[in-house]
RNA sequence: CACGUGCUCUGGGGUCGGUGAAAUUCCGAGCCGGCGGUGACAGUCCGCGACCCGUGACUUCGUCAGAAGAAGCGGUUGACCUGGUGGAACUCCAGGACCGACGGUAAAAGUCCGGAUGGGAAGACGCACGUG
Numbered sequence: 001c002a003c004g005u006g007c008u009c010u011g012g013g014g015u016c017g018g019u020g021a022a023a024u025u026c027c028g029a030g031c032c033g034g035c036g037g038u039g040a041c042a043g044u045c046c047g048c049g050a051c052c053c054g055u056g057a058c059u060u061c062g063u064c065a066g067a068a069g070a071a072g073c074g075g076u077u078g079a080c081c082u083g084g085u086g087g088a089a090c091u092c093c094a095g096g097a098c099c100g101a102c103g104g105u106a107a108a109a110g111u112c113c114g115g116a117u118g119g120g121a122a123g124a125c126g127c128a129c130g131u132g
Base pairs, nucleotide, nucleotide: 001132002131003130004129005128006127007126008124009123015029016028017027018026031110032100033099034048035047036046037045043098044097052075053074054073055072058069059068060067061066080096081095082094083093084092102114103113104112
């Protein structure tokens, strides 16, 4: 240094004003941006994961009808333009835009509450061990 195994870690943000019987959910302004990649730094490019859906070894319960959970596998999954600099940027600079799971709620949620003091992935290389 490379590979393997195990362990560990692993998402930010609701502030002010307005309307209203009621909104941190609507309206105005403001706030936030996971991981890897890339000719140069990315919420919007390419890919991955969380969430969600299907299936489901297996496990538990059962009045034997069935019920609950679940590794793995498969699938769905948002949004950007213009100008500038440059050898190179949809990544930088300037300007103007846009996007954000599910359930809940006195009223519609990226931000509040909940599943979740959960689960564990992409990944980090942080630690240990092994192999070369």